[in-house]
RNA sequence: GGGCUGGUGGUCUAGUGGAAUGACGCUACCUUGGCAUGGUAGAGGUCGGGGGUUCAAAUCCCUCCCAGUCCA
Numbered sequence: 001g002g003g004c005u006g007g008u009g010g011u012c013u014a015g016u017g018g019a020a021u022g023a024c025g026c027u028a029c030c031u032u033g034g035c036a037u038g039g040u041a042g043a044g045g046u047c048g049g050g051g052g053u054u055c056a057a058a059u060c061c062c063u064c065c066c067a068g069u070c071c072a
Stems, first nucleotide, its partner, number of pairs: 001071007010024003018055001026042005048064005
C1' cells in the first nucleotide's frame, strides 16, 4: 500500500428500510434476623465521524477514523 471482517448503554450482544433487543452489571423496593439467591420496577444509547439516496437510514451508497486478520 491492497483485500476481507467488525465498530450498537459500563461490558458483551440481536437487529438486511418504518417504535433500537436481550444478558451481565448499576439503583430502588419486596423477600431474610442478616447476607446470598429469587421477584418487581427504574436509570443508562449522538447505533465510530462526515456527506449522500429516500417520505423515512443502525440498516443502502461514498469518504474518513479505529480494531482484528490475510497478502505484498

Description:
Transfer RNA from a Candidatus Altiarchaeota archaeon, 72 nucleotides, folded computationally. It matches the Rfam family "tRNA". By type it is a transfer RNA. From the family's description: Transfer RNA (tRNA) molecules are approximately 80 nucleotides in length. The prediction has a mean pLDDT of 82.